This is a predicted structure of a 350-nucleotide part of an RNA (small-subunit ribosomal RNA, central domain). Model confidence (mean pLDDT): 89 of 100. The full RNA is in RNAcentral, with records from ENA and SILVA.

Context: one part of a larger RNA
RNA sequence: CUGGGCGUAAAGGGUUCGUAGGUGGUUUGAUAAGUUGGCUGUGAAAUACCUGGGCUUAACCUGGGAGGGUCAGCCAAGACUGUCAGACUCGAGUAUAGGAGAGGGUAGUGGAAUUUCCGGUGUAGCGGUGAAAUGCGUAGAGAUCGGAAGGAACACCAGUGGCGAAGGCGGCUACCUGGCCUAAUACUGACACUGAGGAACGAAAGCGUGGGGAGCAAACAGGAUUAGAUACCCUGGUAGUCCACGCUGUAAACGAUGUCAACUAGCUGUUGGGCAUAUAAAGAUGCUUAGUGGCGCAGCUAACGCGAUAAGUUGACCGCCUGGGGAGUACGGUCGCAAGAUUAAAACUC
Numbered sequence: 001c002u003g004g005g006c007g008u009a010a011a012g013g014g015u016u017c018g019u020a021g022g023u024g025g026u027u028u029g030a031u032a033a034g035u036u037g038g039c040u041g042u043g044a045a046a047u048a049c050c051u052g053g054g055c056u057u058a059a060c061c062u063g064g065g066a067g068g069g070u071c072a073g074c075c076a077a078g079a080c081u082g083u084c085a086g087a088c089u090c091g092a093g094u095a096u097a098g099g100a101g102a103g104g105g106u107a108g109u110g111g112a113a114u115u116u117c118c119g120g121u122g123u124a125g126c127g128g129u130g131a132a133a134u135g136c137g138u139a140g141a142g143a144u145c146g147g148a149a150g151g152a153a154c155a156c157c158a159g160u161g162g163c164g165a166a167g168g169c170g171g172c173u174a175c176c177u178g179g180c181c182u183a184a185u186a187c188u189g190a191c192a193c194u195g196a197g198g199a200a201c202g203a204a205a206g207c208g209u210g211g212g213g214a215g216c217a218a219a220c221a222g223g224a225u226u227a228g229a230u231a232c233c234c235u236g237g238u239a240g241u242c243c244a245c246g247c248u249g250u251a252a253a254c255g256a257u258g259u260c261a262a263c264u265a266g267c268u269g270u271u272g273g274g275c276a277u278a279u280a281a282a283g284a285u286g287c288u289u290a291g292u293g294g295c296g297c298a299g300c301u302a303a304c305g306c307g308a309u310a311a312g313u314u315g316a317c318c319g320c321c322u323g324g325g326g327a328g329u330a331c332g333g334u335c336g337c338a339a340g341a342u343u344a345a346a347a348c349u350c
Stems, first nucleotide, its partner, number of pairs: 004321003007304002012318001014201004021194003025088007033081002035077007042069001049065006091191001092188004096183004103177007110154001115149007125136002162169002206247006215241002220236004258317006266295012299306002323350003332343004
């Protein structure tokens, strides 16, 4: 002396469930595997270390000693960990009664708007831009009135509001269905936490088969701009966007902050509950609980900032990092229809 780290410097897995493993609440007894002490045996000699002796010294030779172990056996201890048996209720869960919600799935349905078509009125422009042109229009457009079709999205409500593990979820109604919160009792009795592999879910784009196609719009075409303009602007426009089934498995999948638990000043807004106080009621005040925001003490931090929703103080378990480039690439493996995904180097160079 017994690595240091991961919000922004390299580094938290996209998310959850869960196998092995690791870790594990209170208490009684037993046991003695771990643990601690003692004894015996062994740990050859030489070497090395300490201390003497002998060659004139030294190297060298030689006497003695200490030390050295995941060691074996025996004896003892019984706190802690383990194991076995028993008990407990505060962790976890179940039951009962309520509550909020764009949580998920299926079916149905509504209005506004865009577009197209049909009919009426009506006449020369419309559209578009910085300015224009391409484009549309006397075969009657645009405007306006009535009707029809069809697809997609749901204004206001709407809110650092709600729900969900994350991705994400927003008109209305019905059905099926998951989770969460609150109160008071009863019950089970540690049943828990984390989680390598594994499994499931996973925006957008993309792929396969079959539908659908209003608007928008990669590609593409044309018009402009420009020195050029494979762009920005304009007129069009196909995949796609939508639906069903299957695949892909990635994102600045972000809080750039893994999950769980405990502890540690306050103030303030808001959402869902509960209790109390006074009150006719609406509402108000206080306490409490589960979220979600803004400040802020201590503390932490390189600083910015974080600050009970921690990046503070600790514990349990997992993932990951180790100079820049080469490179998240090559090769090989696995997966995929493909696109590619995943795992993942080295030479060389600074």